[in-house]
RNA sequence: GGGGGCGUAUGUCAGUAUGGUUAGACUGCCAGCCUCGGGCGCUGGAGGUCGCGGGUUCAAAUCCUGCCGCCCCCA
Numbered sequence: 001g002g003g004g005g006c007g008u009a010u011g012u013c014a015g016u017a018u019g020g021u022u023a024g025a026c027u028g029c030c031a032g033c034c035u036c037g038g039g040c041g042c043u044g045g046a047g048g049u050c051g052c053g054g055g056u057u058c059a060a061a062u063c064c065u066g067c068c069g070c071c072c073c074c075a
Base pairs, nucleotide, nucleotide: 001074002073003072004071005070006069007068011026012025013024020058029045030044031043032042033041051067052066053065054064055063
């Protein structure tokens, strides 16, 4: 230099193929129930510019594009 993959909650990931319900699961955190107390268990809550910018569209995590970071292959 060329090609490809990934980036979503604290963390680990799903969702992208086929754009359309309010953006989710588990874990962690907080509160309540339970217990003599803790843990386990149950219930509820907070927590997200979906890496950043631009574009297409009635509508973008999802399509297009530039950039950033990580990984792999080729040279």